[in-house]
RNA sequence: GCGCCUGUAGCUCAGCCUGGAUAGAGCGAAAGGUUCCUAACCUUUAGGUCGAGGGUUCGAAUCCCUUCAGGCGCG
Numbered sequence: 001g002c003g004c005c006u007g008u009a010g011c012u013c014a015g016c017c018u019g020g021a022u023a024g025a026g027c028g029a030a031a032g033g034u035u036c037c038u039a040a041c042c043u044u045u046a047g048g049u050c051g052a053g054g055g056u057u058c059g060a061a062u063c064c065c066u067u068c069a070g071g072c073g074c075g
Stems, first nucleotide, its partner, number of pairs: 001074007010027004020058001029045005051067005
């Protein structure tokens, strides 16, 4: 230099191919219940400009372009 993969909640990820309803799960966190207390268990809540910018579209996490970071391969 070229090609491919990954980036979504504090952490691990699904959703992307095939655009559409308030963007989800598990773990973790907070509050409450239970308990003599803790753990476990139950209930509820908060937490996201989907790596960044732009474009297409009535509508973008999803399609297109550029770009950043990490990984792998080739030269």
Molecule: transfer RNA
Organism: Candidatus Woesearchaeota archaeon